[in-house]
Molecule: c-di-AMP riboswitch aptamer (ydaO/yuaA leader)
Organism: soil metagenome
Formats: sequence, C1' cells, structure tokens
RNA sequence: CGCCGAAUCCGCGGAUGUCCGCGGACCGGGGGACCCAGUAGUCGGGGCGAAUCUCGUUGUGGUGGCGAGAGACGCAGGCUCUUUCAGCGUCAGCCCGUCAGCUAACCCCGGAGGCCGACGAAAGAGG
Repeated sequence: CGCCGAAUCCGCGGAUGUCCGCGGACCGGGGGACCCAGUAGUCGGGGCGAAUCUCGUUGUGGUGGCGAGAGACGCAGGCUCUUUCAGCGUCAGCCCGUCAGCUAACCCCGGAGGCCGACGAAAGAGG
C1' cells in the first nucleotide's frame, strides 16, 4: 500500500506510545402497535455473524471425530461496481436468560478485533 469487518470521520480538552473524556456527523444492530402471520409452549426459545443443512461412518451420559454432497461467504495485475469460467481459502466464535414473528411512533445498544504474500481469463457500466 492493501484485506476481512458496521467498526470511520470531525471539533474541544487532557495525556504524551497506537491512549482517555465530552460533543457532533455518519455507519451498524436490537426491542417495540393496528393489520397480517402463527398454534407453539423444558424436547425451552431467541440474538449478532457468511459460518447452515443432508447423508454415511465412528464414539460419548452429553458435547463430539472423520468423510461426502448441497448451499453460503471472502480473496487476487491494485480506480470502483456487476456478471461468467477457472484457482486458493472459510463455514467460526460469542451473547440473552424462560423472554422477544412482522411492526409506524418511540426506546436502547455498538463503532472492535484480526491479517501480509502472492497476484488467472473474459464481458459490461461508471469515473
């Protein structure tokens, strides 16, 4: 320089290591009517996130391990976006606490963390 992600920018003040506080902008998430939907309720239920489902096999009190398939997500000749083929990689982790469908008004919350070694082909649009 660039990448995943909402996780950035500006102003003021304080620190002086990449930090802390306040305010604003912008980005992201949750709760929450009528109407509509739904008929479940310990076999609990739900949220963030791409991170789910099916089959086979093995094993446990339970959670699991291995393999295959379907589906989903990310990356690259470096201005951006969309599509196709091929290539490489991921399908985790965490939270609420018996409770939440959608949902106008309204209310609440987050703006982290982690990466670096390689770089295919084609079409379209914008700048």